A computed fold for a 95-nucleotide RNA from a Beijerinckiaceae bacterium, annotated as TPP riboswitch aptamer (THI element). Model confidence (mean pLDDT): 78 of 100. It matches the Rfam family "TPP riboswitch aptamer (THI element)". On this family, see Thore et al., J Am Chem Soc 2008: "Structural basis of thiamine pyrophosphate analogues binding to the eukaryotic riboswitch". Gene Ontology term of the family: thiamine pyrophosphate binding.

[in-house]
RNA sequence: CCUUCAGCCAUGGGGUGCCGGAGUUCCGGCUGAGAUCAAACCCAUUGAACCUGAUCUGGGUAACGCCAGCGAAGGGAUCGGCGAGCGGCAAGACC
Numbered sequence: 001c002c003u004u005c006a007g008c009c010a011u012g013g014g015g016u017g018c019c020g021g022a023g024u025u026c027c028g029g030c031u032g033a034g035a036u037c038a039a040a041c042c043c044a045u046u047g048a049a050c051c052u053g054a055u056c057u058g059g060g061u062a063a064c065g066c067c068a069g070c071g072a073a074g075g076g077a078u079c080g081g082c083g084a085g086c087g088g089c090a091a092g093a094c095c
Stems, first nucleotide, its partner, number of pairs: 001088002005085001007082003010078001011044004016038001017030006050075003056069004
């Protein structure tokens, strides 16, 4: 200098699988932000949070949406408030 961005509040949306042990309620392991422990985590149209396709396809694993494809597919919840502390560029200083 450019930029309605970060962040917060309110409101709303969403998921909770696989394996082992046994005493079916707990414990442990895997991935992940989160595995119904949470008043948590994530997402809210700039929408891959999440759902359908899907008892899908390829790879991998002890196993599983574990990874990738599918996906420029189809759906999907703020038309809210506060807010330059986000981000970018340039110059200078210091190391």